[in-house]
Molecule: SAM riboswitch aptamer (S box leader)
Organism: Planomicrobium sp. CPCC 101079
RNA sequence: AACUUAUCAAGAGAGACCGAGGGACAGGCCCGAAGACGUCCAGCAACCUCCAGAGCGAUCUGGAAAGGUGCUAAUUCCUGCAGAAUGAUUUCAUUCUGGGAGAUAAACC
Numbered sequence: 001a002a003c004u005u006a007u008c009a010a011g012a013g014a015g016a017c018c019g020a021g022g023g024a025c026a027g028g029c030c031c032g033a034a035g036a037c038g039u040c041c042a043g044c045a046a047c048c049u050c051c052a053g054a055g056c057g058a059u060c061u062g063g064a065a066a067g068g069u070g071c072u073a074a075u076u077c078c079u080g081c082a083g084a085a086u087g088a089u090u091u092c093a094u095u096c097u098g099g100g101a102g103a104u105a106a107a108c109c
Base pairs, nucleotide, nucleotide: 004106005105006104007103008102013041015040016039017038021031022030023029025080026079027078028077042072043071044070045069047068048067050063051062052061053060054059076101081098082097083096084095085094086093087092
C1' cells in the first nucleotide's frame, strides 16, 4: 500500500512560535497578515490497552483516562453515482435512503 470490520449530525484555547496559503481530489462555497496551515503547550474523545459486571461463547454494558492513538471552523462544509417521495412541469428544485470516494481505529501483512 491492499484486504476485512466498525464509526463519521456530538465534543475541544482571546495561548506561544512560524509566516502564506489552506479546507483529500473536481465543481461550489468558505477560512486566512485582525496571522490561516503547520509545530509546541493546552484541551476534547474513548477505537485499542486497563478495571468491573453479564454471557457457554461471539460479544455486550459501565468506569477510569496512566499507555498506544486520533482529533480541536463550517454534518466527512455541500455535491460528485443510483433509487424513491414531494413540488413546479423543456426538466429543474427540495427531502430521504443506499452506494462510491475519503478520514480514524483495530486486525492482517